[in-house]
Context: one part of a larger RNA
RNA sequence: CUGGGUGUAAAGCGCGUGCAGGCGGUGGCGUAAGUUGUGCGUGAAAGCGCCCGGCUCAACCGGGCGAGGACGUGCAAAACUGCGCGGCUAGAGGGAGGUAGAGGCGUGUGGAAUUCCGGGUGUAGUGGUGAAAUGCGUAGAUAUCCGGAGGAACACCAGUGGCGAAGGCGACACGCUGGGCCUUACCUGACGCUAAGACGCGAAAGCAUGGGGAGCGAACGGGAUUAGAAACCCCGGUAGUCCAUGCCGUAAACGAUGCUGACUAGGUGUUGUUCUCUUCGGAGGGCAGUGCCGAAGCUAACGUGAUAAGUCAGCCACCUGGGGAGUACGGCCGCAAGGUUAAAACUC
Numbered sequence: 001c002u003g004g005g006u007g008u009a010a011a012g013c014g015c016g017u018g019c020a021g022g023c024g025g026u027g028g029c030g031u032a033a034g035u036u037g038u039g040c041g042u043g044a045a046a047g048c049g050c051c052c053g054g055c056u057c058a059a060c061c062g063g064g065c066g067a068g069g070a071c072g073u074g075c076a077a078a079a080c081u082g083c084g085c086g087g088c089u090a091g092a093g094g095g096a097g098g099u100a101g102a103g104g105c106g107u108g109u110g111g112a113a114u115u116c117c118g119g120g121u122g123u124a125g126u127g128g129u130g131a132a133a134u135g136c137g138u139a140g141a142u143a144u145c146c147g148g149a150g151g152a153a154c155a156c157c158a159g160u161g162g163c164g165a166a167g168g169c170g171a172c173a174c175g176c177u178g179g180g181c182c183u184u185a186c187c188u189g190a191c192g193c194u195a196a197g198a199c200g201c202g203a204a205a206g207c208a209u210g211g212g213g214a215g216c217g218a219a220c221g222g223g224a225u226u227a228g229a230a231a232c233c234c235c236g237g238u239a240g241u242c243c244a245u246g247c248c249g250u251a252a253a254c255g256a257u258g259c260u261g262a263c264u265a266g267g268u269g270u271u272g273u274u275c276u277c278u279u280c281g282g283a284g285g286g287c288a289g290u291g292c293c294g295a296a297g298c299u300a301a302c303g304u305g306a307u308a309a310g311u312c313a314g315c316c317a318c319c320u321g322g323g324g325a326g327u328a329c330g331g332c333c334g335c336a337a338g339g340u341u342a343a344a345a346c347u348c
Stems, first nucleotide, its partner, number of pairs: 003320004007302002012316001014201004021194003025088002028085004033081002035077008048066007091191001092188003095184005103177007110154001115149007125136002162169002206247006215241002220236004258315006266293012297304002321348003330341004
């Protein structure tokens, strides 16, 4: 390389948009590039097959005939692929009518709670733990009531509920805005699928500048525990956590399961919508989502099983024994931290 693979053994890019490329629905006509058949030409020598011969045989060698991938050219065929033309509507998109939602961004508002500040009441403790101590408190704490400040997060509702491509999204109101689903079958007429590069998005932590800072809390200080305690527990506490703008670009970024389409038993929940029936309680069906259990099948087993890991097709990514190593070097990116691409010696 091929082959075989990628839920858990090595292996699905974190996710999307998309140029090139690869692949491409249905019926007709044409064409003949691919394709198929056939004729001719070419197809050196060696090698290969058959026959004959030379070394006493063989290996080896000589001669003859043949095969030979592929290529060129002529003719023929037109099923399939391609190309051209003109159709279709089942894919795709659009229109119309509905509809659910923590989808995104911005602005404003609200209540509960913690902390702090001021004041009132009040007096000796409080806090914390396995037990304590550090800490706080007669300069009046804790407790309790009133008032105020500020930041962050939104109890109940809440649900294997919903939305989003993923990361993720949860108080309320308003503004701006993306996507989906259902019904209809009015329009376009294959306009599609995938996607190397590329571009964009991307939790937390971290970085830069400016703000903010209630609670929590790496680092750090103290108290305990312990043989020790660089920890677990306790008292404090800086960065950070929050906001704006710009970086970073990683993750057990997980369903450890790429995207799209088709096909293949059932049962039972639930969300949205729609249709039919209804004795208005409800019952049944369709489509789209989301769970559980399971037939066949698949699987090393576990399990999976119409939300496939079943049966097929298209395209992409990735794997190829363990360690060395996701490292070195180089390139690219980054302010840095580092990221990305990615070996070898050696060793088992």